[in-house]
RNA sequence: AGAGUUUGAUCCUGGCUCAGGAUAAACGUUAGCGGCAGGUCUUACACAUGCAAGUCGAGGGGUAACGGAGGUGCUUGCACUUGCCGACGACCGGCGCACGGGUGAGUAACGAGUAUGUAACUUGCCUCGCACAGGAGGAUAGUCAUUGGAAACAGUGUUUAAUACUCCAUAGUAUCAAUAUGAGGCAUUUUGUAUUGAUUAAACAUUUAUGGGUGCGAGAUAGGCAUGCUUCAGAUUAGCUAGUUGGAGAGGUAAAAGCUCACCAAGGCGACGAUCUGUAGGGGUCCUGAGAGGGAAGUCCCCCACACUGGUACUGAGACACGGACCAGACUACUACGGUAGGCAGCAGUGAAGAAUAUUGGUCAAUGGGCGAGAGCCUGAACCAGCCAUGCCGCGUGCAGGAAUAAGGUCUUACAGAUUGUAAACUGCUUUUAAACAGGAGGAAGAUCGUCAUGUAUGGCGAGAUUGACGUUACUGUAAGAAUAAGUAUCGGCUAACUCCGUGCCAGCAGCCGCGGUAAUACGGAGGAUACAAACGUUAUCCGGAUUUAUUGGGUUUAAAGAGUCUGUAGGCGGACAGAUAAGUCAGAGGUAAAAGAUAGUGGCUUAACCAUAUAUAAGCCUUUGAAACUGUUUGUCUUGAAUUAUGUUAAAGUUAGAGGGAUGUGGCAAGUAGCGGUGAAAUGCGUAGAUAUGUCACAGAACACCGGUAGUGAAGGCGUUUAAUUGAACCUAUAUGGACGCUGAGAGACGAAAGCUGGGGGAGCGAACAGGCUUAGAUACCUGGUAGUCCAAGCCGUAAACGAUGAUUACUAGUUGUUUGUUUUUCGGGACAGAUGACCAAGCGAAAGCGAUAAGUAAUCCACCUGGGGAGUACGGUCGCAAGGCUGAAACUCAAAGGAAUAGACGGGGACCCGCACAAGCGGUGGAGCAUGUGGUUUAAUUCGAUGAUACGCGAGGAACCUUACCAAGGCUUAAAUGCAAGACGAAUAUAGUGGAAACAUUAUAGUCUUCGGACGUUUUGCAAGGUGCUGCAUGGUUGUCGUCAGCUCGUGCCGUGAGGUGUCAGGUUAAGUCCUAUAACGAGCGCAACCCCUGUUGUUAGUUGCCAGCGAGUGAAGUCGGGGACUCUAACGAGACUGCCUACGUAAGUAGAGAGGAAGGAGGGGACGACGUCAAAUCAUCACGGCCCUUACGUUUUGGGCUUCACACGUGCUACAAUGGUGCAUACAAAGAGAAGCGAGCUUGUGAGAGUGAGCGGAUCUCAUAAAGUGCAUCUCAGUUCGGAUCGGAGUCUGCAACUCGACUCUGUGAAGUUGGAAUCGCUAGUAAUCGUAUAUCAGCCAUGAUACGGUGAAUAUGUUCCCGGGUCUUGUACUCACCGCCCGUCAAAUCACGGGAGCUGGGGGUGCCUAAAGUCAGUGACCGCAAGGAGCUGCCUAGGGCAAAACUAGUGACUGGGAUUAAGUCGUAACAA
Repeated sequence: AGAGUUUGAUCCUGGCUCAGGAUAAACGUUAGCGGCAGGUCUUACACAUGCAAGUCGAGGGGUAACGGAGGUGCUUGCACUUGCCGACGACCGGCGCACGGGUGAGUAACGAGUAUGUAACUUGCCUCGCACAGGAGGAUAGUCAUUGGAAACAGUGUUUAAUACUCCAUAGUAUCAAUAUGAGGCAUUUUGUAUUGAUUAAACAUUUAUGGGUGCGAGAUAGGCAUGCUUCAGAUUAGCUAGUUGGAGAGGUAAAAGCUCACCAAGGCGACGAUCUGUAGGGGUCCUGAGAGGGAAGUCCCCCACACUGGUACUGAGACACGGACCAGACUACUACGGUAGGCAGCAGUGAAGAAUAUUGGUCAAUGGGCGAGAGCCUGAACCAGCCAUGCCGCGUGCAGGAAUAAGGUCUUACAGAUUGUAAACUGCUUUUAAACAGGAGGAAGAUCGUCAUGUAUGGCGAGAUUGACGUUACUGUAAGAAUAAGUAUCGGCUAACUCCGUGCCAGCAGCCGCGGUAAUACGGAGGAUACAAACGUUAUCCGGAUUUAUUGGGUUUAAAGAGUCUGUAGGCGGACAGAUAAGUCAGAGGUAAAAGAUAGUGGCUUAACCAUAUAUAAGCCUUUGAAACUGUUUGUCUUGAAUUAUGUUAAAGUUAGAGGGAUGUGGCAAGUAGCGGUGAAAUGCGUAGAUAUGUCACAGAACACCGGUAGUGAAGGCGUUUAAUUGAACCUAUAUGGACGCUGAGAGACGAAAGCUGGGGGAGCGAACAGGCUUAGAUACCUGGUAGUCCAAGCCGUAAACGAUGAUUACUAGUUGUUUGUUUUUCGGGACAGAUGACCAAGCGAAAGCGAUAAGUAAUCCACCUGGGGAGUACGGUCGCAAGGCUGAAACUCAAAGGAAUAGACGGGGACCCGCACAAGCGGUGGAGCAUGUGGUUUAAUUCGAUGAUACGCGAGGAACCUUACCAAGGCUUAAAUGCAAGACGAAUAUAGUGGAAACAUUAUAGUCUUCGGACGUUUUGCAAGGUGCUGCAUGGUUGUCGUCAGCUCGUGCCGUGAGGUGUCAGGUUAAGUCCUAUAACGAGCGCAACCCCUGUUGUUAGUUGCCAGCGAGUGAAGUCGGGGACUCUAACGAGACUGCCUACGUAAGUAGAGAGGAAGGAGGGGACGACGUCAAAUCAUCACGGCCCUUACGUUUUGGGCUUCACACGUGCUACAAUGGUGCAUACAAAGAGAAGCGAGCUUGUGAGAGUGAGCGGAUCUCAUAAAGUGCAUCUCAGUUCGGAUCGGAGUCUGCAACUCGACUCUGUGAAGUUGGAAUCGCUAGUAAUCGUAUAUCAGCCAUGAUACGGUGAAUAUGUUCCCGGGUCUUGUACUCACCGCCCGUCAAAUCACGGGAGCUGGGGGUGCCUAAAGUCAGUGACCGCAAGGAGCUGCCUAGGGCAAAACUAGUGACUGGGAUUAAGUCGUAACAA
């Protein structure tokens, strides 16, 4: 100090979450020791038991218990007795019990903090000073006797004491009053001196040392009261108050005071937040934070409050009293039912509650307190110990060496390696700690007695006896021995740390993002690793990070956020100069700011935590002295801010009253005839009873064309024919007046579009609602009508995307260029000044878009508003309104986002440009028929599997009768084939014959090795191994399809941008092309395009056999048949040729055009191979390969038979046709490219034929397949279901093959179906192409081939063009899409769950008000009874806790039913928004 999370990516806004620290903590797992701390946060709930406040005999009467001494009796160790002594129960008296200890319920308050005041007060014990203590009296407790009662306790009588009580005396330095005189003060008044008058005291004890008593004064200590400032939240609490506010009087108190009372006045508090409601003890301090702040209020210290709940007083110096009293209430206990007792929020402890918090311990040794003269007693204060890892701190669990890097575990590419790991074993060393034994501090000083001190609740000195709970203390020593001691959490990112197995959206994890659907570093286990460590994690809470409430230190055009506008009250802020003052401000000094804590130094425990010490710092508050710049106050002045005056100008500025024309509608009249109107197209509607259209007259209401604009004006809303009256505003110019009069503006007031409301008027046109018509799946949209309304006058409403989404005012900060108003100047072009209104830009600002003198820049003042999305501008409450509704305005719950700007894509029934057999123009098809073939479906034991829009369907398959074959039925085998190792056994394997069988196979018989004895060979058994067309193409490689042979896809450097990214690659031309040119913040480059490669078209050279044959020769019935030849054709190798090279035109160029020239070929000559970055989780695990999973007497392998060939049907791709451009018969011409040895097979013979027999030649430019067909010639058929068409079926055959039944092809003969050119729709093709004709080959025994792949023959038509359909490319635009429009997404309904509102009501709670009643008690009055007296019992009155009754308000819980809201992989209906 930051990080994760919104997006495809980016920047911003903004929330959520994490890393840190802390805790009186709790829970889970684990646990060696010590030191120092801490320990009911919940029920201020209830409490058994014990203890926590006594002490003084030097105040007193005394003697119950104990001890001593004495006495008496005797049983000689017992009983009785004596207050005689030590002491002392109960009692009278004194002091204490108001401290110490506990708790935080109440309290929002002078309660607390801080600072003052007390001229308005008190203060026991203590200190100092002055003075004093004479006399008298009567009681009472106890004791004794007795009575009542269960008890608690109470009563009566007799007797008695005091430092208990009363009276008298004495008295001033005391109090009060008066007089004289002096001094002081803020008022009342205070005070000195003198005089006079009045009033009030006392207590003794004794060991003679002392201790106590009374009055007054002073001090110290401790308090009371009053005051300034500070001290939580809510305005959905705005008014509160009757002793209330004040006066003067009286009472009362220690003391001021409405503290109380009678009287008088009507005040007092409040937006600077009264009152009410909720919550809460306050502070020193503690946690966090850089700080400012925020949070907390435990331990320790200070203050307050309380003591079962409420009230009351008494005593006392002090209480309205925790371990006192009285009363009332609730609860508990005892009871003889008549009554009585109690108060742990003291220390322990118990129950309950709770996630949760300890021992019914020891001692007064120390410190402190009470009493006491003292010894001493008491002290659950305190000091110690016990329990608890609750926290902080410290120590340890060993150290060194040690590699066969052991075994085991885990992982892997597994004959081996990596890791655990120097870790262990093993060797040596050490002994903290624990356990054992022994020794052993400090905490102890005092007290007492004596004495000294100017210092006194004290200290010094001297004498001298004793005192330790802790404690088997701390600490030290000795011996032994690695011996007694490691876990927890995590390992996807944030965040340090990775693999295997299991699981398979299951089980589960998770702080956020998110993991898990068969290869999970995220679940569970294991190995390993990381972090911390006697702890580690989790949960809860607080601060931080969060500048996410922003004083330090935020914002408001578009992210949340400027009020619709103006006027103006309070408030805030405010021009220039001078004087005064000193409130703010600044400086100095003083007081205070308790201690502890915090900071730093030093020191003490071995260290640390902990503790000690002496420093330093400190905001604030108070007092005081000074300064005078600034702010304030005040006085005087000024003119520049603001205002006023004068002349003038401007405008759809407002209000009121008139005037006007055009249009529209309605009515009258005229004229006229069949339609009008409306729409995408129609219909409803109007019209022969005469419409619409036309002319004329009259009437009505509303709105004011053109001018008219990024013009004007107004505060905004708004304002538009014209005239007048009236009101307001702004501006220019100029002088003058006056002198800061100003700005903003919470509350408040005024204005405020449209719609709407109230009653009245008006109503032409338009026109919500409504009706009809059309369209549609529906059509609340469109059309025809039409009511409210729109208009007027009056009154409400008070909201709008009331927008510049930009509050008002003032000042300052480069420019350029328009419009408009006024003034001025002019050389009439224009210029200058001031105001208003637009555009573009510098700097600057901004997340960017953008803003930019009309700021969103730089500053100042004031106001309003914002703080994640949803819930919600909703609910409740209040207020305004006639209503509609407005204003104010939450929470529960839920999500991890919602959002802004910009970027790259994709998309659009957005735009521009361009291309393509994309359309158009043509030719021929498909779709109709029959058949072939593939697919779906159906069927089946099986009909094996895959391919399924384009991009599956004559596809994998370039050849399913068996085989193939993967499928089914049935029968066998368990290792067939390949390979190798190890071990064992056997002599066979094989052949022949037989039996069973469908075969495979099983079985029987006969025959049947070699050897150098090592073995070889073969068979068989076992193990490893093998095998799988089993699964996953969504784990993969390879291969392939498609967009698409479309022209695109990128990179380096530079530049621009915060960035994603852009530029380059865009623009203008051009091209088939990102092809090239020009321009250019780009310059270059790569993959694609093109070219290089192959075939073909022309030609040359070389070479001539198996090819060719012109010329020469030979020769035949004929034939390159032969000699020979290389001219030609051809063959096959190397070359040439084409490049817009030339010409003309256009053009900067690239290039384009020309039926240009030349040329075999002309603008890529034609064709092929060749397929960029990528897309479709496209296809293929069944070509092959391969990870993982699965099967192993079977999912392997083998055999026979069947199936893949089914058949109501649907689709795709084809063949053959429907005929005369044809069919048939006869004759006849011309190819190319292929194939051939288990082959092609000539020729000959034979058969009608398919074929058969025989067989030359040929591994082929030689031989064979092999006759090409369409064509041509002649003949016939004559438009018909035919001499078209050939399906289907019968018969007879041929060939292949173990085998043609399911299920082959072909031949002959017979049979002769549908079909007469094919609906909607749809396919191919731009030239040697379509169309048409045949030929060959692969596969192959044969073939279901009409398929596929090649080959040649004949050989067209059309293209004006790019509006439209489809696909694609580039640029641009919008977007809420990015899984990218097959996207996203809204609402009702249905289902489940959750929280909330309303609700007839019901049930509580706290507070207040009124009335009735009223205990104890104070006070007042009385008091015939008691007392010598003081006084008291008693009675009466006022007040009051409590109780009862009543009506309201507030608040909480609950409630049939009801309302909307939120959430929830695959429900329903539509398609509202995002692209016009």
The RNA shown here (small-subunit ribosomal RNA) has 1476 nucleotides and comes from an uncultured bacterium.
The coordinates come from a structure-prediction model, not an experiment, and the mean pLDDT is 83.
The sequence is in RNAcentral, with records from ENA and Greengenes.